Predicted 3D model of a 266-nucleotide RNA (Bacterial large signal recognition particle RNA) from Candidatus Effluviviaceae Genus IV sp. Of the family's consensus pairs, 90% are formed in the model. The organism belongs to Candidatus Effluviviaceae, within Bacteria. Rfam family: Bacterial large signal recognition particle RNA. From the family's description: The signal recognition particle (SRP) is a universally conserved ribonucleoprotein involved in the co-translational targeting of proteins to membranes. The family's RNA type in Rfam is non-coding RNA gene.

RNA sequence: GCGCGCUAGACGGGGAACUAGCGGUGCCCUGUGACCCGCAAUCCGCUACAGCGGGGUCGAACAUCCGCCAGAGGCCUUUCGACUUCGUCUCGAAGCCGAGAGAAGUGGCGUCGAGCGUCAGGUCCCGCGCAAUUGGGUCCGGUGAAUCCGGUCAGGGCCGGGAGGCAGCAGCCGUAAGCCGGUAGCCCGAUGUGCCGCGGGGAAGCUUGGCGGGAGCCAACUGGCUCGUUCUUCGUACGGGGGCGGAGGUCGACGCGGACGCGUGU
Repeated sequence: GCGCGCUAGACGGGGAACUAGCGGUGCCCUGUGACCCGCAAUCCGCUACAGCGGGGUCGAACAUCCGCCAGAGGCCUUUCGACUUCGUCUCGAAGCCGAGAGAAGUGGCGUCGAGCGUCAGGUCCCGCGCAAUUGGGUCCGGUGAAUCCGGUCAGGGCCGGGAGGCAGCAGCCGUAAGCCGGUAGCCCGAUGUGCCGCGGGGAAGCUUGGCGGGAGCCAACUGGCUCGUUCUUCGUACGGGGGCGGAGGUCGACGCGGACGCGUGU
């Protein structure tokens, strides 16, 4: 060097996730030269030699280790960029609304006299009066007492010799309180009363009229101005979230090269 037989081992690798951790099923990337069956996501199997069980094949090279190239893809970070979304209400603008001032336009009032000034009255308050209403009284009508109210008192009774006198029931007439009703007048009281009268007070406002004076006045609408802030929209500031791109980090497939068993025969 070649042949034969073995053994270790191999029959994909990686990322995220899950997990105490490892591997697997499922997802993604890579890749094909890369077996079959059973198990599995509220999961399955294991424990640092970290899928298990069964079958098959290969077998020291496609395994393993080392180095190199290229780096797919995943994950992490970012006070980097633009986008998007939410919040705070920071600020601004606009709209709406409210308030104020003004009087350009429309409109209204005004020489049949504006604003303003002045005088008087009203509105307001106090007192008194009048009226009204209402309650009571007076008053009027009716009724109204077995006896303890009146008059008249039949009958009857009492006193008296008599003349005569006395008390008095019923009846009749009347009356008191009371009761019922009426209400013109009168008296007293009250008042959710009054285009009422008299006197007094009266700061302002409003209002009516007289006088003075002689041209403005009002602010409903439109437009412009100022202020306010509830709400809405937009922008700004700050903060949070989301994906995208950039930058940094990390894991890292694929590819290339090298190294590396045992026995035996020749």